This is a predicted structure of a 536-nucleotide part of an RNA (small-subunit ribosomal RNA, 5' domain) from an uncultured bacterium. The RNAcentral record of the full RNA draws on Greengenes. The prediction has a mean pLDDT of 85. Its Rfam family is "Bacterial small subunit ribosomal RNA". Rfam links the family to the GO terms structural constituent of ribosome and ribosome.
Context: one part of a larger RNA
RNA sequence: GGAUGAACGCUAGCGACAGGCUUAACACAUGCAAGUCGAGGGGCAGCGGGGGAGUAAGCUUGCUUACUUCUGCCGGCGACCGGCGCACGGGUGAGUAACACGUAUGCAACCUGCCCGUCACAGGGGGAUAAUCGGAAGAAAUUCCGUCUAAUACCGCGUGACAACACCGAGAGGCAUCUUUUGGUGUUCAAAGGGAGCAAUUCCGGUGACGGAUGGGCAUGCGUCGCAUUAGCUAGUCGGCGGGGUAACGGCCCACCGAGGCGACGAUGCGUAGGGGUUCUGAGAGGAAGGCCCCCCACACUGGUACUGAGACACGGACCAGACUCCUACGGGAGGCAGCAGUGAGGAAUAUUGGUCAAUGGGCUAAGGCCUGAACCAGCCAAGUCGCGUGAGGGAAGACGGUCCUAUGGAUUGUAAACCUCUUUUGUCGGGGAGCAACGAGGCCACGUGUGGCCGAAGUGAGAGUACCCGAAGAAAAAGCAUCGGCUAACUCCGUGCCAGCAGCCGCGGUAAUACGGAGGAUGCGAGCGUUAUCC
Numbered sequence: 001g002g003a004u005g006a007a008c009g010c011u012a013g014c015g016a017c018a019g020g021c022u023u024a025a026c027a028c029a030u031g032c033a034a035g036u037c038g039a040g041g042g043g044c045a046g047c048g049g050g051g052g053a054g055u056a057a058g059c060u061u062g063c064u065u066a067c068u069u070c071u072g073c074c075g076g077c078g079a080c081c082g083g084c085g086c087a088c089g090g091g092u093g094a095g096u097a098a099c100a101c102g103u104a105u106g107c108a109a110c111c112u113g114c115c116c117g118u119c120a121c122a123g124g125g126g127g128a129u130a131a132u133c134g135g136a137a138g139a140a141a142u143u144c145c146g147u148c149u150a151a152u153a154c155c156g157c158g159u160g161a162c163a164a165c166a167c168c169g170a171g172a173g174g175c176a177u178c179u180u181u182u183g184g185u186g187u188u189c190a191a192a193g194g195g196a197g198c199a200a201u202u203c204c205g206g207u208g209a210c211g212g213a214u215g216g217g218c219a220u221g222c223g224u225c226g227c228a229u230u231a232g233c234u235a236g237u238c239g240g241c242g243g244g245g246u247a248a249c250g251g252c253c254c255a256c257c258g259a260g261g262c263g264a265c266g267a268u269g270c271g272u273a274g275g276g277g278u279u280c281u282g283a284g285a286g287g288a289a290g291g292c293c294c295c296c297c298a299c300a301c302u303g304g305u306a307c308u309g310a311g312a313c314a315c316g317g318a319c320c321a322g323a324c325u326c327c328u329a330c331g332g333g334a335g336g337c338a339g340c341a342g343u344g345a346g347g348a349a350u351a352u353u354g355g356u357c358a359a360u361g362g363g364c365u366a367a368g369g370c371c372u373g374a375a376c377c378a379g380c381c382a383a384g385u386c387g388c389g390u391g392a393g394g395g396a397a398g399a400c401g402g403u404c405c406u407a408u409g410g411a412u413u414g415u416a417a418a419c420c421u422c423u424u425u426u427g428u429c430g431g432g433g434a435g436c437a438a439c440g441a442g443g444c445c446a447c448g449u450g451u452g453g454c455c456g457a458a459g460u461g462a463g464a465g466u467a468c469c470c471g472a473a474g475a476a477a478a479a480g481c482a483u484c485g486g487c488u489a490a491c492u493c494c495g496u497g498c499c500a501g502c503a504g505c506c507g508c509g510g511u512a513a514u515a516c517g518g519a520g521g522a523u524g525c526g527a528g529c530g531u532u533a534u535c536c
Base pairs, nucleotide, nucleotide: 001536002535003534004533006532007531008530009529010528013388014387015386016385017384019381020380021346026344027343028342030341031340032339035084036083037082040081041080043077044076047075048074049073050071051070052069053068054067055066056065057064058063059062091299092298093297101223102222103221104220105219106218107217110216111215115212116211117210118209119208120207121206123157125155126154133146134145135144136143137142163188164187165186166185167184168183169182170181171180172179173178193204194203195202196201225271226270227269232262233261234260237259238258239257240256242254243253244252274296275295276294277293278289279288280287281286301322302321303320304319305318324335325334326333327332352378354377355376356375360374361372362371363370364369391422392421393420394419401413402412403411404410405409426477428472429471430470431469432468436463439459442455443454444453445452446451447450480525481524482523483522484521485506486505487504491520492519493518494517495516501508502507
């Protein structure tokens, strides 16, 4: 000198864009953060409509209104069964020195829901169960019993190969175990319906197989902090054979057999630490860092375990153990903010218990739509970067006042002020006022069966009457901070008298202090300036 997720002191006009618990992975009140589908199903608690019956009132004498009750008939729908999602998105960096990460390869050792393409198929049955209803236990959480019922829930049967497996034969290839092509035989395994329509039909789904895409899994080479005042470490340890297990290879696990394996090219131990893209600095080489954003990993009160599922050993799922907090009728229960806000604590220190799904994206749905603290916005903070302003031109009696001096006078503050003429950014007031909107029921066209294009009803903006534009008045409302001995730009006076104090280093201060304190003046930077901390 540069840099910072900074803090502190003094000061403070505006905007844009970014940023904001670095400490206690400490504890958490409260609200919200993952639902959706009635076009899978049985139903009908609540709401609206229709219909039936009854009562009352008005009376126009068979209508209207109000109320009660029945009815799933319709729109819909709490709870329930079922499907998909909840493994994404969001947070944090505790652990981890490791194939965790980076990079480059391999899988002749693997999986992949939704999506795309191709081929083929969907016949006929069965038994349950939730909700409901009835009953019971309990303070509660909740649980139990009985009867009934449905499905795209569950289970047999039939069909079935191109799939898998086994056997037999013929080739081809290689990378050791082998891989692959083809022919034959045998065995095994499927399925679900729903909507629209008078119907024909059509749309959304279902099942099997192959291929693709995407996402993952595994293995390996190289790279990846400090300490040798850590030198030996290791029994599933190292290898083999056979099995189990897995999507898959493998001591991953197990039985048996052998005695190996690693290590001064640093094993093992201890300490520290998420890794990378990147960031800071530097002419570079290098050194340091890993906050925001992106990729990967790990974790979700602490430890362990599996279940479901295409995918988890699962942040807002389950079970067990532990610590802590809460409720309790003392028998027993409930909870997990390292999601968004917010609270306490810790700390030098870090924000609102805000708005909206309008856009982008995600989940579900045929769609409409619903959900979304992802996201987009707004609020707070000079904590950062950048931009703008606090006026411009003229104006010498070089005014008054202040300060200084060689003191009847001069120097400086200083064109500074006054005064004159202008301008009006920002701010104030008034008026106008966006883009962000694409979409969208449906219709038409093209290619040719779900894509693209066009038209387009009702309607859709949180931000926000914001940005921006126009007009009005008016210099009006807007400057500080640090320094002035040398390094280092900038000097005098007064006070003090080794005191009070200053100080980054050298050093100042003991009666003429440019070094302390004040004043005048000057210098530097400027809505900031200085100090402290850390890195180069």